[in-house]
Context: one part of a larger RNA
RNA sequence: CGCAAGAGCAUUGAGAGGAUUCUUCCUUAGUACGAGAGGACCGGGAAGAACUGACCUCUGGUGUACCUGUUAUCGCGCCAGCGGUAGACGCAGGGUAGCCAUGUCGGGAGCGGAUAACCGCUGAAAGCAUCUAAGUGGGAAGCCUACCUCGAGAUGAGUGCUCUCAUGGCAUAAGCCAGUAAGGUCACGGGCAGAACACCCGUUGAUAGGCUCUAGGUCGAAGUGCAGUAAUGCAUGUAGCCGAGGAGUACUAAUAGACCGAGGG
Numbered sequence: 001c002g003c004a005a006g007a008g009c010a011u012u013g014a015g016a017g018g019a020u021u022c023u024u025c026c027u028u029a030g031u032a033c034g035a036g037a038g039g040a041c042c043g044g045g046a047a048g049a050a051c052u053g054a055c056c057u058c059u060g061g062u063g064u065a066c067c068u069g070u071u072a073u074c075g076c077g078c079c080a081g082c083g084g085u086a087g088a089c090g091c092a093g094g095g096u097a098g099c100c101a102u103g104u105c106g107g108g109a110g111c112g113g114a115u116a117a118c119c120g121c122u123g124a125a126a127g128c129a130u131c132u133a134a135g136u137g138g139g140a141a142g143c144c145u146a147c148c149u150c151g152a153g154a155u156g157a158g159u160g161c162u163c164u165c166a167u168g169g170c171a172u173a174a175g176c177c178a179g180u181a182a183g184g185u186c187a188c189g190g191g192c193a194g195a196a197c198a199c200c201c202g203u204u205g206a207u208a209g210g211c212u213c214u215a216g217g218u219c220g221a222a223g224u225g226c227a228g229u230a231a232u233g234c235a236u237g238u239a240g241c242c243g244a245g246g247a248g249u250a251c252u253a254a255u256a257g258a259c260c261g262a263g264g265g
Base pairs, nucleotide, nucleotide: 001153005164006163007162008161009160010159011158015150016149017148018147021049022048023047024046025045026044027043033038051107052106053105054104055103059101060100061099062098066094067093068092069091070090071086072085073084074083075082076081110145112144113143118138119137120136121135165265167178168177169176170175183260184259185258186257188202189201190200191199207253208252209251210249211248212247213246214245216242217241218240223236224235225234226233227232
């Protein structure tokens, strides 16, 4: 821009893409078959491999400053207690959310169709024969569907429901312009959405921060007391501290606003 007014929501599915895998074991059955050795079709059940989708309850990884320990050195006058630097974490031990796999769950189902090779039925040309010439049946991991995703720019532009509609100016023949309606955009607070854009939520409010409680992490704070010559240990004390998780709470900030957008098709 189009989809012959302007919008919001919900849909149909032309078409496109993805997937389509394989193995072993049990049973049928040591049956059919076979002298024996051996050893099935068909059918039923189970376990797996690789591939793939989603997710983070479990197992783990990361988690750049969440907790703790610790070396050297500098600073806060000293002790104690802290802070800086040693990587763009000094080193080390752990680790919430998120992200992830090695972890968890799922997927490849059809007693649908048309067929290939092939196997048939009826059957002439050609008194026979012949699956074929007319007619007709079976038959594959393959084809079309079925399954998953996208999908009306499918210009062949589909369908349904709902909402808004007789203002002003100029031309008056269609029309042009302006302010609006339903609605939308910007802006603002954000997101489990995201390269930008888009998408989703938000004052008729829990959207973010703060605060309170809590899950969870770390592992027992400072101060004081006690024991010990001291290093240190014990008690106070399920302590102290804490990023992203959960619940609650309008305390702070989502203000003030601006713009676009039909005229009865």